[in-house]
RNA sequence: CCGCGACAAUCGCAAACCCGGCGAAAGCCGGCGACGCAAAGCUACGAGGCUACAGCGCACGCACGAGCGCCAUGCCAGUCGAGCCGCCGAA
Numbered sequence: 001c002c003g004c005g006a007c008a009a010u011c012g013c014a015a016a017c018c019c020g021g022c023g024a025a026a027g028c029c030g031g032c033g034a035c036g037c038a039a040a041g042c043u044a045c046g047a048g049g050c051u052a053c054a055g056c057g058c059a060c061g062c063a064c065g066a067g068c069g070c071c072a073u074g075c076c077a078g079u080c081g082a083g084c085c086g087c088c089g090a091a
Base pairs, nucleotide, nucleotide: 004089005088012037013036018031019030020029021028022027035078041084042083043082045081046080047079048076049075050074055070056069057068058067060065
């Protein structure tokens, strides 16, 4: 240095629930709290997943309107892969 990852050390992150805020929603942010994590650090690039305000279509309807379907331009990095960057050092 590469690989690898320990009942090691040091430093970290924080699922669910609950509370507050933002958002149409998915979800995000803060608080609380630890299920877990050696990349649970970053990037939606590939696969996958979630949502559907607006838009489009269908049908009802005079219309308003609500209903159904499609749709990412919205999300998920704690689903997998990939890329970038990084702490420690037993076997």
Record summary
The RNA shown here (c-di-GMP-I riboswitch aptamer) has 91 nucleotides and comes from a Gemmatimonadota bacterium. The model forms 100% of the base pairs in the Rfam consensus.